[in-house]
RNA sequence: GGGCCUGUAGCUCAGUUGGUUAGUAGCAGUGGACUCAUAAUCCAUUGGUCGAAGGUUCAAGUCCUUCCGGGCCCA
Numbered sequence: 001g002g003g004c005c006u007g008u009a010g011c012u013c014a015g016u017u018g019g020u021u022a023g024u025a026g027c028a029g030u031g032g033a034c035u036c037a038u039a040a041u042c043c044a045u046u047g048g049u050c051g052a053a054g055g056u057u058c059a060a061g062u063c064c065u066u067c068c069g070g071g072c073c074c075a
Stems, first nucleotide, its partner, number of pairs: 001074007010027003013023001019058001029045005051067005
């Protein structure tokens, strides 16, 4: 340099053919229960510019373009 994949909650990830509201997913955080106490367990609960900008559309996490970050392959 070329090709492909990828970016969604603090972390790891779902999200169907674009469809009305973003996940009662796990872990983590906070509060509570239990315990002499801690851990474990149980209950409740917080948390999102969906990488950035623009475009298409009645409607975009989902489609298109550019840029940024990460990964794989080729040279």